Context: one part of a larger RNA
RNA sequence: CGGUUCUUAAGGAACUAGGCAAAUUCACCCCGUAACUCCGGGAGAAGGGGUCCCUCCUGCCUGUAGCAAUACAAGCAGAGGGCGCAGAGAAACGGCAGUGGCGACUGUUUAUCAAAAACACAGGUCUCUGCUAACUCGUAAGAGGAUGUAUAGAGACUGACGCCUGCUCGGUGCGGGAAUGUUAAGGAAGGCGGUCAAGGGGUUCGCCCCUGAAGCUGGCGACCGAAGCACCCGUAAACGGCGGCCCUAACUAUGAGGGUCCUAAGGUAGCGAAGUUCCUUGUCGGGUAAGUUCCGACGCGCAUGAAUGGCGAAACGACUGCUGCACUGUCUCAAGAACCGACUCG
Numbered sequence: 001c002g003g004u005u006c007u008u009a010a011g012g013a014a015c016u017a018g019g020c021a022a023a024u025u026c027a028c029c030c031c032g033u034a035a036c037u038c039c040g041g042g043a044g045a046a047g048g049g050g051u052c053c054c055u056c057c058u059g060c061c062u063g064u065a066g067c068a069a070u071a072c073a074a075g076c077a078g079a080g081g082g083c084g085c086a087g088a089g090a091a092a093c094g095g096c097a098g099u100g101g102c103g104a105c106u107g108u109u110u111a112u113c114a115a116a117a118a119c120a121c122a123g124g125u126c127u128c129u130g131c132u133a134a135c136u137c138g139u140a141a142g143a144g145g146a147u148g149u150a151u152a153g154a155g156a157c158u159g160a161c162g163c164c165u166g167c168u169c170g171g172u173g174c175g176g177g178a179a180u181g182u183u184a185a186g187g188a189a190g191g192c193g194g195u196c197a198a199g200g201g202g203u204u205c206g207c208c209c210c211u212g213a214a215g216c217u218g219g220c221g222a223c224c225g226a227a228g229c230a231c232c233c234g235u236a237a238a239c240g241g242c243g244g245c246c247c248u249a250a251c252u253a254u255g256a257g258g259g260u261c262c263u264a265a266g267g268u269a270g271c272g273a274a275g276u277u278c279c280u281u282g283u284c285g286g287g288u289a290a291g292u293u294c295c296g297a298c299g300c301g302c303a304u305g306a307a308u309g310g311c312g313a314a315a316c317g318a319c320u321g322c323u324g325c326a327c328u329g330u331c332u333c334a335a336g337a338a339c340c341g342a343c344u345c346g
Stems, first nucleotide, its partner, number of pairs: 001341008010332002014330001019327001027051005036041001052082005058077003062073004083087001095325007102317002107119002123158007135144003161312004166242003171239002173235005180230003186224002190220001192218004198211005243261005270304001271301001282298005
């Protein structure tokens, strides 16, 4: 000097990112217990008191003996008394309360830096699927689904419960429709070309030029030709989206109201400086002597908003923010003790 354990005057979170760590609390019995609430809870809420030993003039209860009265014993309650600093005398053994956020809950997870507000969940909704089901695995046979049958199975989103879930189908997707347009392979009237029998002309007798049937063959090709797409309708708990400018009331300010442009439609109910607010430590109120955090409001929401769910909410949480009581070596500010190292000598 360090580690582990322990004690500490006065103060008591002044420490610190943060009460991290430590301390407090702790068992059993009795009394007592708020807001809120889904009436179950909250709750061991909180907050108090008791606890050892002896005695029996008391009561209760149980057992044994006895027909019974009763006697004895254990226990509980009560009363009286005793000892100690201390009676759950050691050990095991909840600190508590208030108020926000998130997630309903119990669960699950990054084996080895993340346990959470992430995942799951019961519940809700949509879509598909009529059975050789849809869907999945497999080249296939085949298997799962299921020895199930729409109160079933699969996929997607949301996530208990309560109150709710607005407008928009122009785009993208999906479903339906079939008149028209477009449209493949394929078919095909026809037309053009190559080759070539034959005919005509020329010839140096090798062949050359012109015309050119049939067959074979190479392009072209009107027209016929499905789905799809175009087109029409529907569909948002499908993917998504949900405006701007100008003016206006007898102080001022504000703008119920008006005008205009654009859009598929211009954000409804709610909530709101939010886990979302840049400006921002917004402004006001509360709490503090002093508060970039916190709580309640306000609303010019840079850039909230309704199953990408919105807003509430009892209970729950090794979650996260703020506050208080208790408690403490966290600190003011350090001291001491035991043991183990370090260190010195060997």